[in-house]
Context: one part of a larger RNA
RNA sequence: GCCGACGAGUUACUUGCAUGUGGCGAGGUUAAGUCCGAGAAGGACGGAGCCGGAGCGAAAGCGAGUCUGAACAGGGCGUUCAGUCGCAUGCAGUAGACCCGAAACCGAGUGACCUAUCCAUGGCCAGGUUGAAGCGGGAGUAAUGUCUCGUGGAGGACCGAACUCACUAGCGUUGAAAAGCUAGGGGAUGAGCUGUGGAUAGCGGUGAAAUGCCAAUCGAACCCGGAGAUAGCUGGUUCUCCCCGAAAUGCCUUUAGGGGCAGCCUCGGGCGUUCAAUCACGGGGGUAGAGCACUGAAUGGGCUAGGGGGCUUCCCGCUUACCAACCCCAAUCAAACUCCGAAUCCCGUGAUUCCAGAGCCCGGGAGUGAGACUGCGAGGGCUAAGCUUCGUGGUCUAAAGGAAAACAGUCCGGACCGUCAGCUAAGGUCCCCAAGUCCAAGCUAAGUGGGAAAGGAUGUGGAGCCGCUCAGACAACCAGGAUGUUGGCUCAGAAGCAGCCAUCAUUGAAAGAGUGCGUAACAGCUCACUGGUCAAGUGGUUCCGCGCCGACAAUUCAGCGGGGCUCAAGCUUGGCACCGAAGCUACGGAUCGGCCGCGCGGUUCGCCGCGCGGCUGGUGGUAGGGGAGCGUCCCGUCCGGCAGUGAAGGUCGACCGUGAGGACGGCUGGAGCGGACGGGAGUGCGAAUGUCGGC
Numbered sequence: 001g002c003c004g005a006c007g008a009g010u011u012a013c014u015u016g017c018a019u020g021u022g023g024c025g026a027g028g029u030u031a032a033g034u035c036c037g038a039g040a041a042g043g044a045c046g047g048a049g050c051c052g053g054a055g056c057g058a059a060a061g062c063g064a065g066u067c068u069g070a071a072c073a074g075g076g077c078g079u080u081c082a083g084u085c086g087c088a089u090g091c092a093g094u095a096g097a098c099c100c101g102a103a104a105c106c107g108a109g110u111g112a113c114c115u116a117u118c119c120a121u122g123g124c125c126a127g128g129u130u131g132a133a134g135c136g137g138g139a140g141u142a143a144u145g146u147c148u149c150g151u152g153g154a155g156g157a158c159c160g161a162a163c164u165c166a167c168u169a170g171c172g173u174u175g176a177a178a179a180g181c182u183a184g185g186g187g188a189u190g191a192g193c194u195g196u197g198g199a200u201a202g203c204g205g206u207g208a209a210a211u212g213c214c215a216a217u218c219g220a221a222c223c224c225g226g227a228g229a230u231a232g233c234u235g236g237u238u239c240u241c242c243c244c245g246a247a248a249u250g251c252c253u254u255u256a257g258g259g260g261c262a263g264c265c266u267c268g269g270g271c272g273u274u275c276a277a278u279c280a281c282g283g284g285g286g287u288a289g290a291g292c293a294c295u296g297a298a299u300g301g302g303c304u305a306g307g308g309g310g311c312u313u314c315c316c317g318c319u320u321a322c323c324a325a326c327c328c329c330a331a332u333c334a335a336a337c338u339c340c341g342a343a344u345c346c347c348g349u350g351a352u353u354c355c356a357g358a359g360c361c362c363g364g365g366a367g368u369g370a371g372a373c374u375g376c377g378a379g380g381g382c383u384a385a386g387c388u389u390c391g392u393g394g395u396c397u398a399a400a401g402g403a404a405a406a407c408a409g410u411c412c413g414g415a416c417c418g419u420c421a422g423c424u425a426a427g428g429u430c431c432c433c434a435a436g437u438c439c440a441a442g443c444u445a446a447g448u449g450g451g452a453a454a455g456g457a458u459g460u461g462g463a464g465c466c467g468c469u470c471a472g473a474c475a476a477c478c479a480g481g482a483u484g485u486u487g488g489c490u491c492a493g494a495a496g497c498a499g500c501c502a503u504c505a506u507u508g509a510a511a512g513a514g515u516g517c518g519u520a521a522c523a524g525c526u527c528a529c530u531g532g533u534c535a536a537g538u539g540g541u542u543c544c545g546c547g548c549c550g551a552c553a554a555u556u557c558a559g560c561g562g563g564g565c566u567c568a569a570g571c572u573u574g575g576c577a578c579c580g581a582a583g584c585u586a587c588g589g590a591u592c593g594g595c596c597g598c599g600c601g602g603u604u605c606g607c608c609g610c611g612c613g614g615c616u617g618g619u620g621g622u623a624g625g626g627g628a629g630c631g632u633c634c635c636g637u638c639c640g641g642c643a644g645u646g647a648a649g650g651u652c653g654a655c656c657g658u659g660a661g662g663a664c665g666g667c668u669g670g671a672g673c674g675g676a677c678g679g680g681a682g683u684g685c686g687a688a689u690g691u692c693g694g695c
Base pairs, nucleotide, nucleotide: 001695002694003693004692005691006690011095012094013093015092016091017090018089019088020087021086022085023084024083027051028050029049033045034044035043036042055062056061065077066076067075068074098236099235101233105226106225107224109222110221116200117199118198119197120196121195122194123193124192125190127159128158129157130155134151135150136149137148138147139146163187164186165185167184168183169182170181171180202218204214205213206212211220239629240628241627242626243625244624249262250261251260252259253258263368264367265365266364267363268362269361270360271359274358276353277352278351279350280349281348282347283346284345289340290338291337295334296333297332299330300329301328302327304324306323307322308320309319310318311317371396372395373394374393375392376391377390378389379388380387401412402411403410416589417588418587419586421585422584423583427579428578429577430563431562432561436576438575439574440573441572442571443570449565455549456548459546460545461544462543463542464541465540466539467538468537476533477532478531479530480529482506483505484504487501488500489499512527516525517524590619591618592617593616594615595614596613597612598611599610600609601608602607630684632681633680634679635678636677637676638675639674641673642672649668650667651666652665653664655662656661
């Protein structure tokens, strides 16, 4: 890992509520116990007690009333409505209470054969080195100290086996080994190592102290018990079909991943259009927008108090390109501004449409109370986030199908079943790939399409406005571009062209006291401007369409799904056709509801139940509610059922049923089994790191 078997809402209660059903009924019912009985079977007795039949009040108490109250007022609770005892089911309570699962807590015990420390008594440490004190000789001293040579043999001394430790590296890592091996390393007369016996015990011991060790276990050992501890947590929870179908919100919560109540779902009973939509009418409101009348913010101008500066100064004053209130003009801004003010919305009344899994009331059962994205309106944030918090729709959740290459939340559309039939939606129609290489008119040249901004540009198409132009424009070419004058100043110089000032006049077709280059300064080149040649358009500006640049990322293409596409297979506009889904239609079938008809049964005659037919509508679904069934084991009654002429079980088969499932036949098997009705459960497995077994 697979297969098989086992494996989870049970049982109890004089408990509570509800529903169904039955007995009796203004009553219902017994409990313990006793008796009959072979009996824990069954029956009888037993009325204690309990519920109901009257309530109200704190109570005395009164009573269809009573309490409050001064009240014969008002108000509160009652007076109308049958109960009770079984059985069954749903739910709750108390119990382990659907099952498995802690880490832990407590009690009583077992452990120091591992290990920690200690006690008693034994054992062990090859060999080599160093050479303390003391002592002796000698030297030396007044005498010591001292020096020297020996002797001596100290040391948590030195080197190094046994022994012991475990510092480094490699190997080992389903190991040879649940801590080792190999090569090195440390200690090796000591706080040394070691044998045996003994001591200390878990709220404890021991500890040269690490929370270390106390039998491969230690922030509190192990074993058994309390014990099925508790687990607002995780996981798991077993057959089928049919009907409906949520929530992820509000308030409160030592509450936030849990609950209580409400909301939303379902089932039963009751009411019977009250719901909803639209229209009309009557109300509500202060948002969007707008506005500046209020509250504030805020720009320019005018007017003009006040202030500052200057002048004057004894006072009075004067002045100002400064600041600036009120006021006036113009132009603005605001969630917490409003003289105004929609659309949508909300409430009410009436009418119409609609009869739908509309609405309301009472009761049984829930689940949910982590939501997600998206459009729109907002707050927070950076007018960031696949961000966060609200509001209001949608979808997903719990929704399959088609489109978006792939893609819960986008677009289209809601799957009862069948069909080798048709029509459409979104989206598409060159090939992959179903359908137009469709029609008409334009645009794009960038593979733009098929990613992006500020900004930039004689890209290109269209529309407008303003100039110049056959009295010849624009571009090009030829020619002129002068004179006073080197304007004045400045300067070493300044002559159109460093700088400052002025910028006139003359001639003329035209020519600046000079556009740029240039010189030390001149010179020189050139421009403006003018004439000629030529010949028809040429400049500027604004707006619109589509393009261009801006454009850098990590494994070839990798920013159309691919191929590939250029009067398109791109973009814009218009048109016709087709494809395209589980949508719609057609035909057949199933089931549920409503209406109608027929038949049968019951009937308190209102109607109810069952079956058949027709019409019409529904039938996606998680949590969850409701309904109807299948199958397993056992029991009761019946079939005077089946069975060695072959039961159960196994196996194969093209049969039946909407399904769980059920027949029938062959083979196998070799002794029990079935059908109908009723009853009772150790009643259905794929999952629980499930349990046990097999492989």
A computed fold for a 695-nucleotide part of an RNA from Methylomirabilis sp. (SeqCode), annotated as large-subunit ribosomal RNA, domain II.
Its mean pLDDT, the model's own confidence on a scale to 100, is 86.
The source organism's lineage runs through Bacteria, Bacteria candidate phyla, Methylomirabilota (SeqCode), Methylomirabilales (SeqCode) and Methylomirabilis (SeqCode).